Model confidence (mean pLDDT): 80 of 100. Transfer RNA from Caldisericum sp. CG2_30_36_11, 75 nucleotides, folded computationally. The sequence was found in a public genome assembly. It matches the Rfam family "tRNA". Rfam classes the family as a transfer RNA. The organism belongs to Caldisericum, within Bacteria.
RNA sequence: GGCGUAGUAGAACAACGGUGAGUUCGGGGGGCUCUCAAUCCCCAGACCAGGGUUCAACUCCCUGCUACGCUACCA
Numbered sequence: 001g002g003c004g005u006a007g008u009a010g011a012a013c014a015a016c017g018g019u020g021a022g023u024u025c026g027g028g029g030g031g032c033u034c035u036c037a038a039u040c041c042c043c044a045g046a047c048c049a050g051g052g053u054u055c056a057a058c059u060c061c062c063u064g065c066u067a068c069g070c071u072a073c074c075a
Stems, first nucleotide, its partner, number of pairs: 001071007010025004018055001027043005048064005
C1' cells in the first nucleotide's frame, strides 16, 4: 500500500427501514439484615463523523477516521 470485519451507555454484547434503542456487569439511591455479603425495588447513562437514498436511517449506500485480522512490497 491492498483486501476483509467491526464501530451502540463506564465495560462486554444484542436488535430492528417506522419500538419510549434493550441485556449482563459496573455506578447512584432505597428496602431487607444487629452489620456486611447475598437478594429485591427504583434511577442515571449510548447508536464514530460527514454526505446520499427514502415519506421515514442507529439500521441501506458512499467517503473519512479508529480498532482488529489477512496479505503484498522494500530493506